[in-house]
Molecule: transfer RNA
Organism: Candidatus Beckwithbacteria bacterium CG2_30_44_31
RNA sequence: GCCGUCUUAGCUCAGUUGGCAGAGCGGCGGUAUCGUAAACCGCAGGCCCCCGGUCCGAUCCCGGGAGACGGCU
Numbered sequence: 001g002c003c004g005u006c007u008u009a010g011c012u013c014a015g016u017u018g019g020c021a022g023a024g025c026g027g028c029g030g031u032a033u034c035g036u037a038a039a040c041c042g043c044a045g046g047c048c049c050c051c052g053g054u055c056c057g058a059u060c061c062c063g064g065g066a067g068a069c070g071g072c073u
Base pairs, nucleotide, nucleotide: 001072002071003070004069005068006067007066010025011024012023013022019056027043028042029041030040031039049065050064051063052062053061
């Protein structure tokens, strides 16, 4: 320098032929217990990496950029 994959909650990751954003773990509260943990129930937490385009509408499609990882030279 070129090519590819990835970027979504605090962490690990799903997700949708474009319209509702989710799980597990973690956090907080509760139930229960003599008490604690486990268990069970509930709650909070996200402008979906950034900019622009297409569209009635973009986390999703298109272009550019940034970062991470891998390959080639």